[in-house]
Molecule: SAM riboswitch aptamer (S box leader)
Organism: Sinomicrobium sp. N-1-3-6
RNA sequence: ACGUUAUCAAGAAAGGCAGAGGGAAUAGACCCGUGGAAGCCUUAGCAACCCUCCCUCACGGAGAAGGUGCUACAUUCUACCCCGGAAGGGGAAAGAUAACAC
Numbered sequence: 001a002c003g004u005u006a007u008c009a010a011g012a013a014a015g016g017c018a019g020a021g022g023g024a025a026u027a028g029a030c031c032c033g034u035g036g037a038a039g040c041c042u043u044a045g046c047a048a049c050c051c052u053c054c055c056u057c058a059c060g061g062a063g064a065a066g067g068u069g070c071u072a073c074a075u076u077c078u079a080c081c082c083c084g085g086a087a088g089g090g091g092a093a094a095g096a097u098a099a100c101a102c
Stems, first nucleotide, its partner, number of pairs: 003100006013043005021032003026079004044071003049067002051063004075094001080091004
């Protein structure tokens, strides 16, 4: 890399360096950005997958030291299928994250 399972409309930003892009990819839409994008670093925070504790176990509850992750917009929205007159709704695919497996 590929695979399995679970989750994805909640939540949480300041500073320094940097200097023009960014919101995964393609297309369209809509946005963010020189009043400073990406990226890197520091600090802070969010969450609770792993983890710790309670519980006989499960479920459930509590916690946050550690391993990850995350901190504009629903995974920003649409694209494929189904329902629907429409608005809209449901699902899939793809993607992200975690744990496991390898």